The RNA shown here (Glycine riboswitch aptamer) has 113 nucleotides. Rfam family: Glycine riboswitch aptamer. Its family is annotated with glycine biosynthetic process in the Gene Ontology.

RNA sequence: UUGACAAACUCUGGAGAGUCUCAGUGAAUGAGCGCCGAAGGUGUAACGCAGUGCUUCCCAUAUUGGAGCAGGAGGGCUGUCUAUCUCUCAGGCAAAAGGACAGGGCUUACAUG
Numbered sequence: 001u002u003g004a005c006a007a008a009c010u011c012u013g014g015a016g017a018g019u020c021u022c023a024g025u026g027a028a029u030g031a032g033c034g035c036c037g038a039a040g041g042u043g044u045a046a047c048g049c050a051g052u053g054c055u056u057c058c059c060a061u062a063u064u065g066g067a068g069c070a071g072g073a074g075g076g077c078u079g080u081c082u083a084u085c086u087c088u089c090a091g092g093c094a095a096a097a098g099g100a101c102a103g104g105g106c107u108u109a110c111a112u113g
Base pairs, nucleotide, nucleotide: 001113006108007107009105010104011103012102013101018033020032021031022030023029034093035092036091040089041087043085048080049079050078051077052076054075055074056073057072058071
């Protein structure tokens, strides 16, 4: 000096589902019924990773009949990672706010050259 990936901050875009009923002037809130999935959270895949002589094959060694007792590969099993899948706990169902995710900017620090 380049500064990938990543993180914070910031800008833009950003869906779904009742402005439902009652109380409340309205909103917030409470109760009831009906819904949504994209804050967060639960559960669980696929892929990957690790373990396991459980199984098949190869193969070293021994042996020339079998054979694990080293190693490798495939399969099985167990665990782990993990979703935009799932549950609707939370949250949400006019606007506002929020919003997974995507793109841009900027800052920090590291890898690499």